[in-house]
RNA sequence: CAAAAUUCUGUCUAGGGUUCCGUUGACUUCGCGUCAAGUCUGGUCCAAGAGACGGGGAUACGCGAGCGGCACCGGUAAUCCGGACGGCAAACGUAUAUACACGGAAGGAUAAAAGCCUGGGAGAU
Numbered sequence: 001c002a003a004a005a006u007u008c009u010g011u012c013u014a015g016g017g018u019u020c021c022g023u024u025g026a027c028u029u030c031g032c033g034u035c036a037a038g039u040c041u042g043g044u045c046c047a048a049g050a051g052a053c054g055g056g057g058a059u060a061c062g063c064g065a066g067c068g069g070c071a072c073c074g075g076u077a078a079u080c081c082g083g084a085c086g087g088c089a090a091a092c093g094u095a096u097a098u099a100c101a102c103g104g105a106a107g108g109a110u111a112a113a114a115g116c117c118u119g120g121g122a123g124a125u
């Protein structure tokens, strides 16, 4: 970018560890310099398919700008114009539309870990 559709995404939360900040302790050349601690409350950070609140999209219905091949009807000197037509359809609006959902172990990333990813997996019913 396109496609797709138990869809994508924003802000958060349960939760998570310790790269940075801070805190605590020790050292110290006394410079917030060095080391340690996440069994340090916290800030930054990560974060749910089965968590929350929104937004976009798919879906259904309504309305409907517009498009409309071959063939048909009418007009014209002809090109062509008009009409009708199965149908397609933007934008817009609405919604009892997006239901349901038990779930290991091992592994992966990041500084590290997790309800993150693997994964609506393996399994179970």
Base pairs, nucleotide, nucleotide: 007056008055009054010053011052012051015046016045020043021042022040023037024036025035026034027033057098059095060094061093062092066088067087072083073082074081075080100120102123107117108116
Overview
Predicted 3D model of a 125-nucleotide RNA (Guanidine-I riboswitch aptamer) from Cohnella lupini. RNAcentral holds the sequence, with entries from Rfam.